A computed fold for a 74-nucleotide RNA from Candidatus Iainarchaeum sp., annotated as transfer RNA. It matches the Rfam family "tRNA". Gene Ontology term of the family: triplet codon-amino acid adaptor activity. It is annotated as a transfer RNA. Model confidence (mean pLDDT): 81 of 100.

[in-house]
RNA sequence: GGGCCCAUAGCUCAGGCUGGUAGAGCACCUGGCUCUUAACCAGGACGUCGUGGGUUCAAAUCCCACUGGGCUCG
Numbered sequence: 001g002g003g004c005c006c007a008u009a010g011c012u013c014a015g016g017c018u019g020g021u022a023g024a025g026c027a028c029c030u031g032g033c034u035c036u037u038a039a040c041c042a043g044g045a046c047g048u049c050g051u052g053g054g055u056u057c058a059a060a061u062c063c064c065a066c067u068g069g070g071c072u073c074g
Stems, first nucleotide, its partner, number of pairs: 001073007010026004020057001028044005050066005
């Protein structure tokens, strides 16, 4: 230098193909239960979807460039 894959909540990831309210589990906060803790139950908060641009009525999703990481070829 070429090719491919990945980047979404504090963590691990789904959603993307086929554009239309951003989700799950764990963790966290509050309450219930309990002598207390854990477990269990109920509720809650948590995201400029890596960055910039384009297409579109509408972009996490499609297109382009870039950044970071991984694999691979030379």